[in-house]
Context: one part of a larger RNA
RNA sequence: UUGGGCGUAAAGGGAGCGCAGGUGGGAAGGUAAGUCGGCCUUAAAAGUGCGGGGCUCAACCCCGUGAGGGGGUCGAAACUAUCUUUCUUGAGUGCAGGAGAGGAAAGCGGAAUUCCUAGUGUAGCGGUGAAAUGCGUAGAUAUUAGGAGGAACACCAGUGGCGAAGGCGGCUUUCUGGACUGUAACUGACGCUGAGGCUCGAAAGCCAGGGGAGCGAACGGGAUUAGAUACCCCGGUAGUCCUGGCCGUAAACGAUGAAUACUAGGUGUAGGAGGUAUCGACCCCUUCUGUGCCGAGAGUUAACGCAAUAAGUAUUCCGCCUGGGGAGUACGGUCGCAAGACUGAAACUC
Numbered sequence: 001u002u003g004g005g006c007g008u009a010a011a012g013g014g015a016g017c018g019c020a021g022g023u024g025g026g027a028a029g030g031u032a033a034g035u036c037g038g039c040c041u042u043a044a045a046a047g048u049g050c051g052g053g054g055c056u057c058a059a060c061c062c063c064g065u066g067a068g069g070g071g072g073u074c075g076a077a078a079c080u081a082u083c084u085u086u087c088u089u090g091a092g093u094g095c096a097g098g099a100g101a102g103g104a105a106a107g108c109g110g111a112a113u114u115c116c117u118a119g120u121g122u123a124g125c126g127g128u129g130a131a132a133u134g135c136g137u138a139g140a141u142a143u144u145a146g147g148a149g150g151a152a153c154a155c156c157a158g159u160g161g162c163g164a165a166g167g168c169g170g171c172u173u174u175c176u177g178g179a180c181u182g183u184a185a186c187u188g189a190c191g192c193u194g195a196g197g198c199u200c201g202a203a204a205g206c207c208a209g210g211g212g213a214g215c216g217a218a219c220g221g222g223a224u225u226a227g228a229u230a231c232c233c234c235g236g237u238a239g240u241c242c243u244g245g246c247c248g249u250a251a252a253c254g255a256u257g258a259a260u261a262c263u264a265g266g267u268g269u270a271g272g273a274g275g276u277a278u279c280g281a282c283c284c285c286u287u288c289u290g291u292g293c294c295g296a297g298a299g300u301u302a303a304c305g306c307a308a309u310a311a312g313u314a315u316u317c318c319g320c321c322u323g324g325g326g327a328g329u330a331c332g333g334u335c336g337c338a339a340g341a342c343u344g345a346a347a348c349u350c
Base pairs, nucleotide, nucleotide: 004321005320006319007304008303012318014200015199016198017197021193022192023191025087026086027085028084029083030082031081033080034079035076036075037074038073039072040071041070042069049065050064051063052062053061054060090190091187092186093185094183095182096181097180102176103175104174105173106172107171108170109153114148115147116146117145118144119143120142124135125134161168162167205246206245207244208243209242210241214240215239219235220234221233222232257317258316259315260314261313262312265294266293267292268291269290270289271288272287273286274285275284299306300305323350324349325348332343333342334341335340
């Protein structure tokens, strides 16, 4: 390479948008590039495939004839392609609706912690397995009133909702994205995937300027211990927060790429629509979209399990894997302020 694979054995890119490329719905007609057939031609011989023959067989030798390739020509028109016309179910638009922690900005609120001021009040408080460091007669802890400031939003809260992923949760307003249901007015295949590319991307970290209540790497102290650079306790800087810029990584996980179609059921739940019934609400039935569970139902799997939200049956496109270590290292390159990220070997060894 061929092949086989990627939930857990090696292997799905963190996620989206999208150029090229690949691939793609129904009908009619044309062309004939691919495709298929006939004929001609070309390719030295030997060799090779097939048929036959000669050395007693075979090796060996001889004769005949291909297959496959190139060129030309005449045809076929199912499929692919291409051109023209057309269709509406894929896709999109319109119209009518309801749902949502989707995003951005501004403003507001209450509980709690801490600090400050004042009052009451007196000897302890705090902390632990037990203690001590620590705080306190310069009046702490406790309690009452007032004030300041920062951060996070109890209950509601739900295998509930929204978002492509990361993620999103007090309330109000403004701006704004998407999905869903119903209808069937419009366009008429406009679709799917997507190497490169571009954008987004938790936490930590970095730069500049703010902010700093609580928590808290580092650090100091007290314990524990043989030691204790820890676990426990008292403090505490960066950070955590905001604005602007960078970084681009995670067990970025469903360890499961995206899209489409098909394949028993049962049972919750969220958002719609329709129907039956009803005074009305509920209830009941049907259906679409999402989110869960069960399933020795089929199928599949090495097993575990998955099972209409597939890991089943198929198609299209992308990414990735190929024994362990060396190693996600070295070297080179690109990016970055740096930290480092991306790309990514070999010797050697088992």

Model confidence (mean pLDDT): 83 of 100. The part of an RNA shown here (small-subunit ribosomal RNA, central domain) has 350 nucleotides and comes from an uncultured bacterium. Its Rfam family is "Bacterial small subunit ribosomal RNA".